[in-house]
Bacterial RNase P class A from Flavobacterium sedimenticola, 309 nucleotides, folded computationally. Of the family's consensus pairs, 93% are formed in the model. The RNAcentral record of the sequence draws on ENA. The gene name in the source record is rnpB. Taxonomically the source falls in Flavobacterium (Bacteria, Pseudomonadati, Bacteroidota, Flavobacteriales). Its Rfam family is "Bacterial RNase P class A". Rfam's curators write: Ribonuclease P (RNase P) is a ubiquitous endoribonuclease, found in archaea, bacteria and eukarya as well as chloroplasts and mitochondria.

RNA sequence: AUCGCAGACCGCCUUAUCGCUCUGAGCAAUCAGGGAGGAAAGUCCGGACACCACAGAGUAGCAUAGCGGGUAACGCCCGUCCGUCGAAAGACGAGGACCAGUGCAACAGAAAGGAUGUACAGAUAAUGCUGUAGUGAAAUCAGGUAAACUCUAUGCGGUGAAAUGCCAUGUAUACCGACAGUUAAGGGCUACUCGUCCGUUGUCGGGGGGUAGGCAGCUAGAACCAAUAAGCAAUUGUUGGUCGAGAUAAAUGAUAAGGCUCCGCCACAUCAGUGGAGACAGAAUCCGGCUUACAGGUCUGCUUUUUUU
Numbered sequence: 001a002u003c004g005c006a007g008a009c010c011g012c013c014u015u016a017u018c019g020c021u022c023u024g025a026g027c028a029a030u031c032a033g034g035g036a037g038g039a040a041a042g043u044c045c046g047g048a049c050a051c052c053a054c055a056g057a058g059u060a061g062c063a064u065a066g067c068g069g070g071u072a073a074c075g076c077c078c079g080u081c082c083g084u085c086g087a088a089a090g091a092c093g094a095g096g097a098c099c100a101g102u103g104c105a106a107c108a109g110a111a112a113g114g115a116u117g118u119a120c121a122g123a124u125a126a127u128g129c130u131g132u133a134g135u136g137a138a139a140u141c142a143g144g145u146a147a148a149c150u151c152u153a154u155g156c157g158g159u160g161a162a163a164u165g166c167c168a169u170g171u172a173u174a175c176c177g178a179c180a181g182u183u184a185a186g187g188g189c190u191a192c193u194c195g196u197c198c199g200u201u202g203u204c205g206g207g208g209g210g211u212a213g214g215c216a217g218c219u220a221g222a223a224c225c226a227a228u229a230a231g232c233a234a235u236u237g238u239u240g241g242u243c244g245a246g247a248u249a250a251a252u253g254a255u256a257a258g259g260c261u262c263c264g265c266c267a268c269a270u271c272a273g274u275g276g277a278g279a280c281a282g283a284a285u286c287c288g289g290c291u292u293a294c295a296g297g298u299c300u301g302c303u304u305u306u307u308u309u
Base pairs, nucleotide, nucleotide: 001305004302005301006300007299008298009297010296012259013258014257015256016255017254018253020035021034022033023032024031025030037280041291042290044289045288046287047286048285049160050159051158052157061156062155063154064153065152066080067079068078069077070076081095082093083092084091085090096151097150101149102148103145104144118133119132120131121130122129164216165215166214167213170211173208175206176205177204178203179202180201181200186198187197188196189195223242224241225240226239227238228237229236230235260278261277262276263275264274265273
């Protein structure tokens, strides 16, 4: 240099103007500061947290599966053995158990268990009763298969921040009290009226629950960065430093100028010019993973082949 393999990272920048959201200061006008991602995504797995359920045990269901380690935990990660693929660097593995039971199986073969028996030889009263040949990985005896049922071991209660707790306007209103009233029902006491009691209607006051709305939960954490120690590694310890969104119909944007990168054109190369493009995507309780999407670019280690010293 070339062809690949593995891993890590960046993923437009600067300035100005006009806005959006949060925090702080201010009586106010206003000023100052913070403001998306490596996946914020899919919501697949594991946890924190909250509420509900729960004496204990079992069944069903689901998940996992060599061996060892890491972790709060995992179906994740690391190491290693074995198997398969590759020339190699490496990649992938649903890698417990068919001496518990059941099932399944191409071709060949008479036959791989409900149906049969070829050829030769031997034996018998008779019969695959015995041997050999033949088919096949395997022949009355076993083998294969568990991304077949099953068995073994281990783990798993449910619902998610629309969890949960608190405050609470208006309107209507259970219930209680006061006052007023009857073509705004009525009923009891009585033979009837008056009266009285219960009830009813209205007004006022008290008052519980619920709705709109508000507050908490809400972001300082199994956090991040650096050094150092232990370990092959995953990872862990110690020391120092940093604070980095918190919206609720949902802010994180738009415009202009300059630059950077990539692509096209000017036949090719360089410079210049010119036109176009800058991906995937968008926090919603938080964290650890996995999976998927991603224009363009950078770095590290290793393999093959070739060349030079």